[in-house]
Formats: sequence, structure tokens, C1' cells
RNA sequence: GAGGGUAUAGCUCAGCCGGCAGAGCGCUACGUUGACAUCGUAGAGGUCAUUGGUUCAAGUCCAAUUAUCCUCA
Repeated sequence: GAGGGUAUAGCUCAGCCGGCAGAGCGCUACGUUGACAUCGUAGAGGUCAUUGGUUCAAGUCCAAUUAUCCUCA
């Protein structure tokens, strides 16, 4: 330099053919226990990498950019 993948909660990741943003773990509170752990209930936590475009409507489609990984040179 060329081609391709990935970017969504603190972490690991789903999200189908564009139509209410989710799960597990973790965190907080409460219940349970003599206590801890386990378990149960509830809750907090998100600029869906950034900018722009298409659309009535974008995590999802398109373009550019950034970061990172892989392949080729």
C1' cells in the first nucleotide's frame, strides 16, 4: 500500500427481512442464614465507535472517518 472482519451496558456477547434496545456474569437494595456462600425478588447502568446520507421510521441499509484483528504485498 491492497483486500476482508469486528466496534451494542463495567465484562463476554445476542439483536433474524428496517418497526418498543436485550441476555449471562458483575454491581446496588431487600428477603433467606447465627454468619458467609448459594438461591429468590427488585433496581441502577446505553450518544448502539464518530460524522453524514437514504427512509414515515436506522443498532440494522449506504458513504466517509477512527480504533482493532486477519490475509496479501
Predicted 3D model of a 73-nucleotide RNA (transfer RNA) from Alkaliphilus sp. Rfam family: tRNA. Gene Ontology term of the family: triplet codon-amino acid adaptor activity. It is annotated as a transfer RNA.